Two RNAs folded together computationally: RNase P RNA and transfer RNA, 499 nucleotides in total. Model confidence (mean pLDDT): 75 of 100.
[in-house]
RNA sequence: ACUACAGGCCGGGUUAUCGCCCCGUUGCAAAACGGGGAGGAAAGUCCGGACAGCGCCGAGCAAUGCACCGGUGAAGAGCCGGGUCUGAUAUGUUGCGUGGAGACACACAACAUGGCGGAACAGAUAGUGCCACAGAAAAUAACCUCAACCCUUUCCCUUGUCCAUAACUGGAGAAGGGGAGGAUGGAAGGGUGAAAACGUGAGGUAAAAGCUCACGGCUGAUGAUGGUAACAUCUUCAGCGGGUAAACCUUGCAUGCUGAAAUGCCACAUAAACCAUCGCCUGAGAACUGCUCGUUCGAUGAUGGAGGGUAGGCAGAUUGAUCCCAACAGUAAUGUUGACGACAGAUAAAUGAUAACCACUUUGUCAUCCUGAGCUUGUCGAAGGAUAGACAAAGAACAGGAUCCGGCUUACAGGCUUGUAGUAUUU
RNA sequence: GCUGUUGUAGCUCAGCGGUAGAGCACUUCCUUGGUAAGGAAGAGGUCGGCAGUUCAAUCCUGCUCAACAGCU
Numbered sequence: 001a002c003u004a005c006a007g008g009c010c011g012g013g014u015u016a017u018c019g020c021c022c023c024g025u026u027g028c029a030a031a032a033c034g035g036g037g038a039g040g041a042a043a044g045u046c047c048g049g050a051c052a053g054c055g056c057c058g059a060g061c062a063a064u065g066c067a068c069c070g071g072u073g074a075a076g077a078g079c080c081g082g083g084u085c086u087g088a089u090a091u092g093u094u095g096c097g098u099g100g101a102g103a104c105a106c107a108c109a110a111c112a113u114g115g116c117g118g119a120a121c122a123g124a125u126a127g128u129g130c131c132a133c134a135g136a137a138a139a140u141a142a143c144c145u146c147a148a149c150c151c152u153u154u155c156c157c158u159u160g161u162c163c164a165u166a167a168c169u170g171g172a173g174a175a176g177g178g179g180a181g182g183a184u185g186g187a188a189g190g191g192u193g194a195a196a197a198c199g200u201g202a203g204g205u206a207a208a209a210g211c212u213c214a215c216g217g218c219u220g221a222u223g224a225u226g227g228u229a230a231c232a233u234c235u236u237c238a239g240c241g242g243g244u245a246a247a248c249c250u251u252g253c254a255u256g257c258u259g260a261a262a263u264g265c266c267a268c269a270u271a272a273a274c275c276a277u278c279g280c281c282u283g284a285g286a287a288c289u290g291c292u293c294g295u296u297c298g299a300u301g302a303u304g305g306a307g308g309g310u311a312g313g314c315a316g317a318u319u320g321a322u323c324c325c326a327a328c329a330g331u332a333a334u335g336u337u338g339a340c341g342a343c344a345g346a347u348a349a350a351u352g353a354u355a356a357c358c359a360c361u362u363u364g365u366c367a368u369c370c371u372g373a374g375c376u377u378g379u380c381g382a383a384g385g386a387u388a389g390a391c392a393a394a395g396a397a398c399a400g401g402a403u404c405c406g407g408c409u410u411a412c413a414g415g416c417u418u419g420u421a422g423u424a425u426u427u
Numbered sequence: 428g429c430u431g432u433u434g435u436a437g438c439u440c441a442g443c444g445g446u447a448g449a450g451c452a453c454u455u456c457c458u459u460g461g462u463a464a465g466g467a468a469g470a471g472g473u474c475g476g477c478a479g480u481u482c483a484a485u486c487c488u489g490c491u492c493a494a495c496a497g498c499u
């Protein structure tokens, strides 16, 4: 310097003229003067609060959300730090394969280490469900196969015996073997799938198998050490249970409901009328704001329909878990203290337009410099490149408050910057 | 401003995590002198988009886009 990854910040400026909203002063008013006037996301409304109204007598059931550990904070599905698992990548070691005479090179796999990234990360050893197609089988294994055993009543072969026949041959029963069948043992082999019943080797057996042993892997429990903890390392014992909980569910924790069109006040207006259904104490229905029980209320009644009136003002409402600066504590998130300062408030909704200059980016022309095809060897020069030079043109994102905060997510032209890794060059 | 629902063929809608369907419409053929109706066959799908969970997503989860409805 470039590339990749991960963060942080900025997101045009000044002046003039015209115009808009709010506040203050002056003024009878018109108006004049002075001050202030969008964002990092003001957005989506996805989380969490403040605030407001209703509820807050009780019990049960349900619903929703969250889920490694510690810290932080008003709170959270936020943030910070750590643990575990995992992804690609770099380096190293080992093994195997290919090429090669060889040195070695390449590819794959496993392990270790380093930096970077990701994780809705409790439980599948509580239970239920599901696992298409393929496959013997998708989870209380057993279809084919393997093996010793039983049976030969049935089938085939061989051997020898008896009977019939002149002979070919036929019949009967016996022994051996094979097939088929039965019951038993076992789960090694089967190659399909996303996933196959701990892996490798040896022993063992009729055949086999964690059946036994060695090494290794994983799970649960006990104990020791380190750590606040998650967890890590080691010892001993028991075991080998496929996946799925962003399927039902279980465990633990938390949650009352509704949202500024909340809500309070002032002013104005009016239809306590009409229609339908139900009910009038043997009670429709309402409240307890998810449901049920229970409790309370309940007749100028309740629910629905169609319609009429009013849609003005004030408060809520803009100084707050705020921002900025400094010091201190902390790895950090964050907290504490101090002090000068900063902070819009509309209600159909203001924050804009024009011009000039400066800054930025891109392009073009000229200028300067570098490389230099070529030949006429020159203060030549096609073509290419560079530039804190000059001129001209064009461009400049996403988007805009509406009760207020803290986060998350999404959108964003261009620019600046930090860290890590790699590559190349120079000193 | 707040709250909720929906998005699947041209239109209206179904769809238990396992090959996406129905009706109407469209195309071709048969039937008819011709059309309609009827019959036979066929075509047509980024399941609004992007991620994630899973062996596998129209379906489950998150983000996002669009449309619709309600609330004084």
Base pairs, nucleotide, nucleotide: 001423002422003421004420005419006418007417008416009415010414012358013357014356015355016354017353018352020037021036022035023034024033025032026031039398043409044408046407047406048405049404050403051259052258053257054256058293059292060291061290063255064254065253066252067251068082069081070080071079072078083121084119085118086117087116089114090113091112092111093110094109095108097106098105099104122250123249127248128247129244130243131242143190144189146185147184149182150181155178156177157176158175159174161172162171163170164169198216199215200214201213202212203211217240218239219238220237221236223234224233225232226231263315264314265313266312274305275304276303277302278301285297286296287295288294322342323341325338326337327336328335329334360395361394362393363392364391365390366389367387368386369385370384371383374380375378428498429497430496431495432494433493434492437451438450439449440448445482453469454468455467456466457465475491476490477489478488479487
It holds a member of the Rfam family "Bacterial RNase P class A". Rfam's curators write: Ribonuclease P (RNase P) is a ubiquitous endoribonuclease, found in archaea, bacteria and eukarya as well as chloroplasts and mitochondria.